[in-house]
Bacterial RNase P class A from a Gemmatimonadota bacterium, 379 nucleotides, folded computationally. Lineage of the source: Bacteria > Pseudomonadati > Gemmatimonadota. Its Rfam family is "Bacterial RNase P class A". The family's RNA type in Rfam is ribozyme. Rfam's curators write: Ribonuclease P (RNase P) is a ubiquitous endoribonuclease, found in archaea, bacteria and eukarya as well as chloroplasts and mitochondria. Its best characterised activity is the generation of mature 5'-ends of tRNAs by cleaving the 5'-leader elements of precursor-tRNAs. Cellular RNase Ps are ribonucleoproteins. RNA from bacterial RNase Ps retains its catalytic activity in the absence of the protein subunit, i.e. it is a ribozyme. The sequence was found by an Rfam model in a public genome assembly.
This record gives sequence, structure tokens and C1' cells, in this order.
RNA sequence: GGCGUGCGAGUGAGGAUCGCCGGGAAUCGCAAGGUUCCUGGAGGAAAGUCCGAGCUCCGCAGGGCAGGAUGCCGGGUAACUCCCGGGCGGCGAGAGCCGAUGGAAAGUGCCACAGAGAGAAGACCGCCGAUGAUCGGACCGCCGGGACGGGGUCGGACACAGGUAAGGGUGAAAGGGUGCGGUAAGAGCGCACCGGGCCGACGGCAACGAAGGUCGCAUGGCAAACCCCAUCCGGAGCAAGGUCAAGCAGGGACGAGGAGCGGCCCGCUCCACCAGAGUCCCGGGUCGACUGCACGAGGUCCGCAGUAAUGCGGAUCCCAGAGAAAUGAUCCUCCUCCGCCUCGGCGGAGACAGAACUCGGCUUAUUCGCACGCCCUAC
Repeated sequence: GGCGUGCGAGUGAGGAUCGCCGGGAAUCGCAAGGUUCCUGGAGGAAAGUCCGAGCUCCGCAGGGCAGGAUGCCGGGUAACUCCCGGGCGGCGAGAGCCGAUGGAAAGUGCCACAGAGAGAAGACCGCCGAUGAUCGGACCGCCGGGACGGGGUCGGACACAGGUAAGGGUGAAAGGGUGCGGUAAGAGCGCACCGGGCCGACGGCAACGAAGGUCGCAUGGCAAACCCCAUCCGGAGCAAGGUCAAGCAGGGACGAGGAGCGGCCCGCUCCACCAGAGUCCCGGGUCGACUGCACGAGGUCCGCAGUAAUGCGGAUCCCAGAGAAAUGAUCCUCCUCCGCCUCGGCGGAGACAGAACUCGGCUUAUUCGCACGCCCUAC
């Protein structure tokens, strides 16, 4: 200078005065209730309502389709899309961090523009070049008396049958990389090493790793595209439900099958079949009291097992339960920070934010402090 883990305080503690709610004791009162005393009273996220459950109800909640969710392996847990450990991949110098982490040869689809060519995807520039009665140059010991002549050889230019994918260009991405040999020029064309496919001793519960062997070896990315594969999923929810009290007003339509709480089909159960089950529409009454409602997959401490999540055992504690919504107001002292100061003090500020059936997580918002471990650098 960084990375990781844990803990604590979080306008909190103590005191005084007054006030509110729950519980307890005593006492007064026929009762409703009153008085006195004791005691407890909003978070690490109470937020989001994103997952999972406990619990409650739906007469059984069986099979299938559709739909939805999850997605490497092992473990934890009541369960989970959560947590722990590991594998693989990416980033970082490192400690570490991140991952929507099964399948691209089952199929369909997309990759703009540029570029020759973007997936069973190629020839733009360039390089080589048979051929040319073409243009031009050099040389020759040949022919010719000689000629810028003829012939021959070599090089250049141009045209062009053909070869090439090494070099260059385009692009986010281009038919493996480096080197040597080889070739008309090149190319895994051949070879060495790396990379890749296949097989794979051995290690690991497994995901996987991997010695070694073999093959010159064309085949990219996206599935948080459709899809395929594996596993899982009945519904609704505390405004669920239960009890008591009180009160009213029914009417219409459809109707042979209907009901069983996401859609459809099958099965099953129940009700009904015209004196009609049930469905729908319009309208009236009740929005009162009690309960559900806090002893819990509970908290704390210690020990043992385990890398850990966590589990087991022992001890100890009871830690909000309102009901239109209590947990408050004032003063003093202490705490943290800032400013001033005559060092005695004075003044100011203190984040995010309030339970509502409960719990396990995840996500989001936010002020500081302490401790420990690890990495890098300088002295």
C1' cells in the first nucleotide's frame, strides 16, 4: 500500500421527574374497574416481498399434456434457486476475486458493416509460371563482306492457361503456432517441439487430473437464442382459519349434468337428473368481541466430532405482542467526531432506519471502531 475473516458500538448506558403497553404480587370494589410495588418493552437490516418452509383451509390430491423452476461434483439443512468444501474456466504480480458452470455432430436460427471468404465458410493485393510469330536489353567461340541482320542463351516488361494460401490487407473473430527441410513458388507437404482428436496406466467417493501411446490433424462463437437432456413442482394463504354475539330481503337468467381453488385430458369421490343439483348476474345485512398471537427447526455459554457449513451432549435463560396501532418527553453525566480556547472548559453534530403469524436465507441502504491472518514494496 493491499486482500480476507471475526467482533463490538451503533443517541446507546446510568440517574431523576412525568407518561404509555404486556406480565406478576398485594389491596379496594357487586361489577366495570381503581391504587401501590416489582419487572420486561422495536433491527442489523425490522426494508424488498425475491426464494424456501412451519402452520391453516380446500371432501382424494392418482396419472398425463402444457407450463414453470433448477442446472459441474461431494456434503450441510426442515427445505431452498441458500450455505460449506472441491473441480473446471476467467481476471489479478500476489494474497485473492468472479462465474446464468449440462449439451453446439438431434434440429432450427443469428454473427451488422468491412472483406475474396464468417462455418461443411476462400482468392482481393501479392508470389510462381507452361506459352506468346509481342516490346525492349545484354552476351556469343555460330552463319553473314556488312547491317540496330539471322540463330542461340540469359534477364526484364506485358499478356495469359494454370498453381498457391507462406507474405500483406479487411474485420470483434479468418481453414492451428514457432523453427528446419523441401518446392517453380508455396502449403503439415515432411520433421521437431507446442496445440488438438482418440485411447489411457495411475490418483480421487466424484466432478476431474494425468504418465504414456497414437493420428498430420478442415469443421469458430452465441443455448441470460428457440431447442435437447436430467431433476423437481396440487392450489390458496394469518386479510389463512376458529368461536361467540348481532342483523337482513330477496329477485332474475341458464340448466342436464354439475362440483371437487392456475389451464386441458383421463381416472376417482360426492351431489343431482325437471317438485331440478349447480353456475352466473342484480340487490340487502354483518365491516362488533375473543382467539389464532408467541416455549420456538428458540437464545447464550462450555465440551466433543468435522477442513468447514453444521451436528451431538451438558448447563442456563424467557428476551415486544400492539389492535388504528404501545416501546415516549425533559434534564444531568458518560461515549465518538468537529471547531474555538486563557488547557479550566465552551459550543455544535452523531448514518440507514420502526415489529404486526413465525422462522432459514438472499438482495438492497448505511456511520465508525477494534482484533487476527495473509500478499507486495521500501528501509